[in-house]
């Protein structure tokens, strides 16, 4: 001077998961539920003059989240879709990823008033240009 690796503390990231009090809590963010109006799968069978009307049976359904579908030389390739590249923002280029996972339990379309519930985890990226706009710093 460069590269790795390791710890701390700062900072930064994925997310709604942050700040205030502390004795129960508050607030800010997020997500379920839940009327009218309007909207409601595919077959069969059944009622009725009919109807995109009722019952019944079967194929199950739905939520959180980016995370969904395809395809095979078979556990890999690919996609929608997402995310980072350190002052914000917006628009480009390059560069690296991610594309799980988990929940209710036969049950929930939409939704106003209402009722609930969450506020964990988990990590370490810093190229490059244009345009607003912030902030500091040296002169003077």
């Nucleotide at each position: 001077u460069u590269u790795u690796c390791u710890a701390a503390a700062u900072c930064g990231c994925u997310c709604a998961a942050a700040c205030c009090a502390u004795u129960a809590g508050g607030u800010g963010c997020g997500g379920g539920g839940g009327a009218a109006c309007c909207a409601a799968u595919u077959a069969g069978a059944u009622g009725g003059a009919a109807a995109u009307c009722g019952u019944c049976u079967a194929a199950g359904g739905g939520g959180u989240g980016a995370a969904u579908c395809c395809u095979u030389u078979u556990u890999a390739g690919g996609u929608a879709g997402g995310g980072c590249u350190a002052c914000u923002c917006a628009a480009g280029a390059g560069g690296c990823c991610c594309g799980a996972a988990u929940c209710c339990g036969a049950c929930a379309g939409c939704u106003a008033a209402c009722c609930u519930c969450g506020u964990a985890a988990g990590c370490g990226u810093u190229u490059u240009a244009u345009g607003a706009g912030a902030a500091g710093g040296a002169a003077g």